This is a predicted structure of a 71-nucleotide RNA (transfer RNA) from an Anaerolineales bacterium.
The same sequence occurs in records of 2 taxa.
Rfam family: tRNA. Rfam links the family to the GO term triplet codon-amino acid adaptor activity. By type it is a transfer RNA.
The prediction has a mean pLDDT of 83.
């Protein structure tokens, strides 16, 4: 310092232009003598800031952090 790559709830994951998706944890109820396990609900998420677009997590710029590579 150049090149490539990644960035979604607490974690981990889908979503190729149209309601952000499951899973595990959190919380509440049911259940059970307890506890667990199950069951059923709820809270929670698109790095930032433009731009394109009828619409953006998705396309395009700038930067941020992170990962490989090379010097």
């Nucleotide at each position: 310092u150049g090149g490539g790559g990644a960035g979604u709830g607490g974690u981990c994951u889908a979503a190729c232009g149209g309601c952000a998706u499951g899973a595990c944890g959190u919380u509440c109820g049911c259940c059970u003598u307890u506890g667990g396990a199950g069951c059923g609900a709820a809270a929670a998420a698109u790095c930032g800031u433009g731009g394109u677009u009828c619409g953006a997590u998705u396309c395009c710029a700038c930067g941020c952090u992170c990962c490989c590579c090379a010097g």